[in-house]
This is a predicted structure of an 86-nucleotide RNA (transfer RNA) from a Thermoleophilaceae bacterium. The prediction has a mean pLDDT of 81. Lineage of the source: Bacteria > Bacillati > Actinomycetota > Thermoleophilia > Thermoleophilaceae.
RNA sequence: GCGGCGGUGGAGGAACGGCAGACUCGAUGGCCUCAAAAGCCAUUGCCCGAAAGGGCGUGUGGGUUCGAAUCCCACCCGCCGCACCA
Repeated sequence: GCGGCGGUGGAGGAACGGCAGACUCGAUGGCCUCAAAAGCCAUUGCCCGAAAGGGCGUGUGGGUUCGAAUCCCACCCGCCGCACCA
């Protein structure tokens, strides 16, 4: 340099172009307990808000589309293969 695969919360990971983060783990709060462990319940991407709710978010920037994590283009990063190499 060329080709292939991938990049989504704290971690692993889901999601026919139609409610992003299912599910598991972790974390926080609560119940239970003399106390803990185990178990059970709730919450758990970010910002604003007292709340109700609102806005944003799938590596970055564009594009297509009524609608994009998903399709197209460019770029960045990682892994694998190939090529080049004095």